[in-house]
């Protein structure tokens, strides 16, 4: 430099082809259970979907650019 994947809640991750109410597991926080803890059970509560723009009635999802991880491939010294 040029090409690929990947970026979504604290953490790991699904959802993207085929545009329609952001989801699970852990984890935290509450309540039941207990003398008290762990375990079980029940439920809250957390998210500008890496960042701008675009395209549409509607964007995580499709398009441009751009940032960052990783991998490939080349070329110069």
């Nucleotide at each position: 430099g040029c090409c690929g994947u990947c970026g979504u809640a604290g953490c790991a991750c699904a959802g993207c082809c085929u545009g329609g109410u952001a989801g699970u597991g852990c984890g935290a926080c509450u309540c039941c259970u207990u003398g008290g803890u762990a375990a079980g059970g029940a439920g809250u509560a957390g998210g500008u979907c890496g960042u701008g723009g675009g395209u549409u009635c509607a964007a995580g999802u499709c398009c441009c650019a751009u940032c960052g991880a990783c991998g490939g491939c080349u070329c110069c010294a």